Context: one part of a larger RNA
RNA sequence: GACGAACGCUGGCGGCGUGCUUAACACAUGCAAGUCGAACGGAAAGGCCCUGCUUGCAGGGUACUCGAGUGGCGAACGGGUGAGUAACACGUGGGUGAUCUGCCCUGCACUUCGGGAUAAGCUUGGGAAACUGGGUCUAAUACCGGAUAGGAGCCAUCUUUAGUGUGGUGGUUGGAAAGUUUUUUCGGUGUAGGAUGAGCUCGCGGCCUAUCAGCUUGUUGGUGGGGUAAUGGCCUACCAAGGCGACGAUCUGUAGCUGGUCUGAGAGGAUGAUCAGCCACACUGGGACUGAGACACGGCCCAGACUCCUACGGGAGGCAGCAGUGGGGAAUAUUGGACAAUGGGCGAAAGCCUGAUCCAGCCAUGCCGCGUGUGUGAAGAAGGCCUUUUGGUUGUAAAGCACUUUAAGUGGGGAGGAAAAGCUUAUGGUUAAUACCCAUAAGCCCUGACGUUACCCACAGAAUAAGCACCGGCUAACUCUGUGCCAGCAGCCGCGGUAAUACAGAGGGUGCAAGCGUUAAUC
Numbered sequence: 001g002a003c004g005a006a007c008g009c010u011g012g013c014g015g016c017g018u019g020c021u022u023a024a025c026a027c028a029u030g031c032a033a034g035u036c037g038a039a040c041g042g043a044a045a046g047g048c049c050c051u052g053c054u055u056g057c058a059g060g061g062u063a064c065u066c067g068a069g070u071g072g073c074g075a076a077c078g079g080g081u082g083a084g085u086a087a088c089a090c091g092u093g094g095g096u097g098a099u100c101u102g103c104c105c106u107g108c109a110c111u112u113c114g115g116g117a118u119a120a121g122c123u124u125g126g127g128a129a130a131c132u133g134g135g136u137c138u139a140a141u142a143c144c145g146g147a148u149a150g151g152a153g154c155c156a157u158c159u160u161u162a163g164u165g166u167g168g169u170g171g172u173u174g175g176a177a178a179g180u181u182u183u184u185u186c187g188g189u190g191u192a193g194g195a196u197g198a199g200c201u202c203g204c205g206g207c208c209u210a211u212c213a214g215c216u217u218g219u220u221g222g223u224g225g226g227g228u229a230a231u232g233g234c235c236u237a238c239c240a241a242g243g244c245g246a247c248g249a250u251c252u253g254u255a256g257c258u259g260g261u262c263u264g265a266g267a268g269g270a271u272g273a274u275c276a277g278c279c280a281c282a283c284u285g286g287g288a289c290u291g292a293g294a295c296a297c298g299g300c301c302c303a304g305a306c307u308c309c310u311a312c313g314g315g316a317g318g319c320a321g322c323a324g325u326g327g328g329g330a331a332u333a334u335u336g337g338a339c340a341a342u343g344g345g346c347g348a349a350a351g352c353c354u355g356a357u358c359c360a361g362c363c364a365u366g367c368c369g370c371g372u373g374u375g376u377g378a379a380g381a382a383g384g385c386c387u388u389u390u391g392g393u394u395g396u397a398a399a400g401c402a403c404u405u406u407a408a409g410u411g412g413g414g415a416g417g418a419a420a421a422g423c424u425u426a427u428g429g430u431u432a433a434u435a436c437c438c439a440u441a442a443g444c445c446c447u448g449a450c451g452u453u454a455c456c457c458a459c460a461g462a463a464u465a466a467g468c469a470c471c472g473g474c475u476a477a478c479u480c481u482g483u484g485c486c487a488g489c490a491g492c493c494g495c496g497g498u499a500a501u502a503c504a505g506a507g508g509g510u511g512c513a514a515g516c517g518u519u520a521a522u523c
Stems, first nucleotide, its partner, number of pairs: 001522001005519005012370006019362001020328001025326003029323003034073003039070002042066002046064001047062007080281003090205007099198002104194008112146004121136006152173007160165001207253001214244003219241008256278004260271004283304005306317004334360001336359003342356001343354004373403004383394004407464001409459005417450001422444008467512005472493003478507005488495002
């Protein structure tokens, strides 16, 4: 100097940041991922309409709306943590003629004919529960079959290329789905390209230890086969005997990496909280399924430990999400508000969801700003302390007089964060169309958690607001009293044994100041 700090004493206000560094210890409770009725059958609840009457019930209809269900998209993002990892994990620069890519954008072609089920519903069982079985009925953008498809895939061959790419020829296989509607629109399928994201691979770079010197058998390479989106001992059979290492292999220890941060004139050293990029993990270990994407934090299966329920037969759970609890610890916050803004998911949209986010709360934890008054005032008051007893000092300090009102307080006013979306009208485009849709313009309406916002005005009154450490030298700042090698101080040198500027108290002084000191690690 610096800090994600802690401790002691003290503590007025505001702005902006930060806040479990320890037990990746265990977790009560609530919330953190849903959405779409413009895909579907439908109607549990509410609304509306009709009928009956027992006057608040029953029956029917509608689909305003919509529980549960089928189906689609999302749930692989966002959020957390740093246990593991010394590794192509990260950083940087390349390769992919060895690859994939939902939603999005652009181009081309198409969107045809059929079929059988099943959930929900109804009914009947089992079970304490979690849940689950049988029968029967039904729909779809759910599922299946056929047709068509040149240019896509595969095989052969020619050209070109360093090469499996590009281009040409021949053979073979194979896809589509509706909904709204008068049409458009939103969709679906195939294919070519783009964008974005991802996989794999290579050069170089960054810890300690030789009191670790040899390590390795799928090991190193080849051939055939398998597997993957894809190369490859990635896996397998056979063959060969290789491969790494003093330029430190292997073993052990430690550790997420980086942009950065702190320090330093720099070189360097230390570090990796917050913010940003990448990686890894999600009670512990293993595994796959679905899917464009996971071997998946709030999905599934198995094993284990732990906790809970049980009718003892069997079940349920996973805060390293946001709050919060216990525990550990020197030590780290609210079981808050809102989706108003930004962003995300779904939806045609309205909208719904969003502990992401935006805000508020707590803590002097840090940085910055402001205040705790200003001017005048010598009888140099009183009191305190010192004294050579004359005086000196506290000290213009106080009192007194004259002012001011920041901040806090009280009462009023009051931006910006809000632009959209929606409705109406006009113009243009599209179209057969004055529907609809899109674009632009005008008008109307409406949306703020923060919030008693920022800011402005008024009111009252010096009123509500100063401490902490030090004073022997280093190091700015000195005297008295007490104590008497005691009690004690101390970062180093060292003080204290009767005149202690070094202990303790007081007066005075010095330094910093809503802080001041101390302590730990570090430059």

Notes:
This is a predicted structure of a 523-nucleotide part of an RNA (small-subunit ribosomal RNA, 5' domain) from an uncultured bacterium. Its Rfam family is "Bacterial small subunit ribosomal RNA". Its family is annotated with ribosome and structural constituent of ribosome in the Gene Ontology. The RNAcentral record of the full RNA draws on ENA and SILVA. The coordinates come from a structure-prediction model, not an experiment, and the mean pLDDT is 82.